[in-house]
Context: one part of a larger RNA
RNA sequence: GAGUAACGAUAAAGGAGGUGAAAAUCCUCCUCGCCGAAAGACCAAGGGUUCCUGCGCAACGCUCAUCGGCGCAGGGUGAGUCGACCCCUAAGGCGAGGCCGAAAGGCGUAGUCGAUGGGAAACAGGUUAAUAUUCCUGUACCGCGCAUAACUGCGACGGGGUGACGGAGAAGGCUAGGCUGGCCUGGUGAUGGUUAUCCAGGUUUAAGCACGUAGGCUUAGGGACUAGGUAAAUCCGGUCCCUUUUAAGGCCGAGAUGUUAUGACGAACCGAACCUAUAGGAUCGGGAAGUAGUCGAUGCCACGCUUCCAAGAAAAACCUCUAAGCUUCAGGUUAUGAGCAAUCGUACCCCAAACCGACACAGGUGGUCGGGUAGAGAAUACCAAGGCGCUU
Numbered sequence: 001g002a003g004u005a006a007c008g009a010u011a012a013a014g015g016a017g018g019u020g021a022a023a024a025u026c027c028u029c030c031u032c033g034c035c036g037a038a039a040g041a042c043c044a045a046g047g048g049u050u051c052c053u054g055c056g057c058a059a060c061g062c063u064c065a066u067c068g069g070c071g072c073a074g075g076g077u078g079a080g081u082c083g084a085c086c087c088c089u090a091a092g093g094c095g096a097g098g099c100c101g102a103a104a105g106g107c108g109u110a111g112u113c114g115a116u117g118g119g120a121a122a123c124a125g126g127u128u129a130a131u132a133u134u135c136c137u138g139u140a141c142c143g144c145g146c147a148u149a150a151c152u153g154c155g156a157c158g159g160g161g162u163g164a165c166g167g168a169g170a171a172g173g174c175u176a177g178g179c180u181g182g183c184c185u186g187g188u189g190a191u192g193g194u195u196a197u198c199c200a201g202g203u204u205u206a207a208g209c210a211c212g213u214a215g216g217c218u219u220a221g222g223g224a225c226u227a228g229g230u231a232a233a234u235c236c237g238g239u240c241c242c243u244u245u246u247a248a249g250g251c252c253g254a255g256a257u258g259u260u261a262u263g264a265c266g267a268a269c270c271g272a273a274c275c276u277a278u279a280g281g282a283u284c285g286g287g288a289a290g291u292a293g294u295c296g297a298u299g300c301c302a303c304g305c306u307u308c309c310a311a312g313a314a315a316a317a318c319c320u321c322u323a324a325g326c327u328u329c330a331g332g333u334u335a336u337g338a339g340c341a342a343u344c345g346u347a348c349c350c351c352a353a354a355c356c357g358a359c360a361c362a363g364g365u366g367g368u369c370g371g372g373u374a375g376a377g378a379a380u381a382c383c384a385a386g387g388c389g390c391u392u
Base pairs, nucleotide, nucleotide: 013031014030015029016028017027018026032389033388034387035386040369041368042367043366046349047348050347051075052074053073054072055071056070060068061067080141081140082345083344084343086119087118088117092113093112094111098107099106100105122139123138124137125136126135143340144339146337147336148335149334150333151332152331153326154325158321159320160319161318166308167307168306169305172301173300174299177295178294179293180292181291182203183202184201185200186199187198188196204264205263208259209258210257215252216251217250218249220243221242222241223240224239225238226237228236229235265290269286270285271284272283274281275280309312355364356363371383372382373381374380
């Protein structure tokens, strides 16, 4: 220089009360404003205690601070079903032997790893200051071995099926959700009117089990033969015959309905006791209605159908077939029963003051949900739930 620039989005504050040594800044209430395909909610990644409670204010916080993602202390993360681990493979990695190479090493078979993909099973309500599909209540489901009973050709590292997949488009059936009526509970207006065709709030309930619908796919059943499926096969494929014939059967399949539920939830109502600033607050118990119509998804049926050419993963699980072998056994199927189901993650932030940007940084960051009125709409505007007014 200079008590100058700046104090990091122009979403915005005002009042009352409280606490306190001290209050524009902390807490409570009232009013106002802002977001609302987000500035709300939930995950993945990443972070790692930042979560909750008590005590505290040196430093950190662009001011203050009684407050805090700050300091100190204590507490907090509960799983057969969520995720990982596990089984399986993709690109890719490693790679016994092997091939190549002065050496180091490179490539690569069998293998073995490797998810961003495939693979068993849980929902609703309640509860904590802080966890919950994990605890509790209620109602379920899956896998494994064992036991018992009945029936019985079982058996794989092999064969076959399935798993199993592209783009675009259109129509249909549903549901979530919304809206309106009805119903239930409460209210009756300090101002001209308002007992009414009035106002406010509520009208919620899952998985599972039973049924097998809209719809989609497929002719179906039996028999014989069989140069294919590296051997075998009763399986798959191929050929032929008989019956059935274009709808029956079979397979798949949302939703609805019933049950679950004589349960749970459910009010500004009732009762009890408590705190209090006498406005009110929160806790426990009881507990009303709990329906109809309509709109309707980008969600489900389902990548199902139609269509197009550029022709759109693999393997395991699963089903089936036999080989060696075993065949009074073992093994398999079904039912019932009791048992087991380990280990790790689980707090909290997650479009952000907690991640990546040296910062409490107007930047960046994948996925899911995403209500109302107007609207083609996830645009835009105003609002709900919820969250904020961006720390002078």
A computed fold for a 392-nucleotide part of an RNA from a Pseudomonadales bacterium, annotated as large-subunit ribosomal RNA, domain III. Model confidence (mean pLDDT): 82 of 100.